[in-house]
RNA sequence: GUGAUUCAGUGGUAGAAUGCUCACCUGGCAUGUGGGAGGCCCAGGUUCGAGUCCUGGC
Numbered sequence: 001g002u003g004a005u006u007c008a009g010u011g012g013u014a015g016a017a018u019g020c021u022c023a024c025c026u027g028g029c030a031u032g033u034g035g036g037a038g039g040c041c042c043a044g045g046u047u048c049g050a051g052u053c054c055u056g057g058c
Stems, first nucleotide, its partner, number of pairs: 001058001004018004012048001020036005041057005
């Protein structure tokens, strides 16, 4: 070492910004507003419960 990218995340339902996408708005583009999809490097261990603690690997 966490969505496509950049980063949060006290052992208890994984968040944000940007991007993507749909709708609205516009004569058209952009801006703006609302919605949606998308993630914990791999394998073990501890624990009622691991993104979080421990070991090994890449």